Context: one part of a larger RNA
RNA sequence: CGUAGGAAACUUGAGAGGACUCAUCCUUAGUACGAGAGGACCGGGAUGAACGUACCUCUGGUGUGCCGGUUGUUCCGCCAGGAGCAUAGCCGGAUAGCUAAGUACGGAUGAGAUAAACGCUGAAUGCAUCUAAGUGUGAAACUCACCUCAAGAUAAGGUUUCCCCGAAGACCACCAGAAUACUACUGGUUUGAUAGGCUGGAUGUGGAAGGUCGGCAACGACUGGAGCAUACCGGUACUAAUCGGUCGUCCGA
Numbered sequence: 001c002g003u004a005g006g007a008a009a010c011u012u013g014a015g016a017g018g019a020c021u022c023a024u025c026c027u028u029a030g031u032a033c034g035a036g037a038g039g040a041c042c043g044g045g046a047u048g049a050a051c052g053u054a055c056c057u058c059u060g061g062u063g064u065g066c067c068g069g070u071u072g073u074u075c076c077g078c079c080a081g082g083a084g085c086a087u088a089g090c091c092g093g094a095u096a097g098c099u100a101a102g103u104a105c106g107g108a109u110g111a112g113a114u115a116a117a118c119g120c121u122g123a124a125u126g127c128a129u130c131u132a133a134g135u136g137u138g139a140a141a142c143u144c145a146c147c148u149c150a151a152g153a154u155a156a157g158g159u160u161u162c163c164c165c166g167a168a169g170a171c172c173a174c175c176a177g178a179a180u181a182c183u184a185c186u187g188g189u190u191u192g193a194u195a196g197g198c199u200g201g202a203u204g205u206g207g208a209a210g211g212u213c214g215g216c217a218a219c220g221a222c223u224g225g226a227g228c229a230u231a232c233c234g235g236u237a238c239u240a241a242u243c244g245g246u247c248g249u250c251c252g253a
C1' cells in the first nucleotide's frame, strides 16, 4: 500500500513444512518344516538405541552485583573490624535464569488409490489364458489421518461485537518484561502493584559484629539456626510511569 466504510477479537484452510527409524528379549514353539543338524512365517508382550520436541520437579553444570574460608601486600593513626590489588587472587558452597549428562513425551492406528506380484470370471483362439470388456487382493513409497505455519490464497475468505458527537480504535511518550540485535511482541501508565524501594516468606551461606566467660596464647564456648544475601513468591503507592500530543470522521465509489 492492497484486501472499496473504519476497527477489535476469534477463526476456515488453498498451500507449505515436519514426522515416518532400528535392535534385542519373552511367548506362540523347540511347533510348522527337516533324516538330522537346525529352525520359522503369522500373532501377542516387554526392554532399549539413536533421533526429535518440550521443560527444570529430581540429578548435575554454570552462576564476574550471594554467603563463607584463606595467602601476600597497600591503605583506613593503632587494636578490632574493613576496603583495594593479585585470573573473580585462590579455595568451599550456591538462588533465579540458561542448560544436559537430567525429566516427560513422540514415531502409533486406520482409510483410499496403487507397484511388483497373486487371483476371479473371460473371449479373441469352441481348449487354454489375471485382460482384451468386467472384477478382487496387494508395500516403510503416494493421498489422507498426526504435529507446526498459513487469506499478499491479488479468487486477498468467514463469524461475532463495536463506531461514525474527530468516534471506535491506533500511535507517540513514559515504567517494564520468563519478548528482544534494531524493530517487533507482551504487560502497565495514579480509576495504578509495571519497575525500583521497603517489608514478609522461600532459598543460599553456615554461626556476624559487639559483649561476656574459659585459656599464658593460638583459639574455643555462650548470647544465637546468628548475621548477611542477586535474579524467586507475596504484600505495601514511599519513588518513577507527569502534563499531554498525533492520526483516525461526516453512513461508506
Stems, first nucleotide, its partner, number of pairs: 001152001005163007015149004021049007033038001051106005059100004066093005071086006110144003117137004164252001169247004173189005194240003197236005203229003210223005
Large-subunit ribosomal RNA, domain VI from an Endomicrobiales bacterium, 253 nucleotides, folded computationally. Lineage of the source: Bacteria > Pseudomonadati > Elusimicrobiota > Endomicrobiia > Endomicrobiales. Its mean pLDDT, the model's own confidence on a scale to 100, is 89.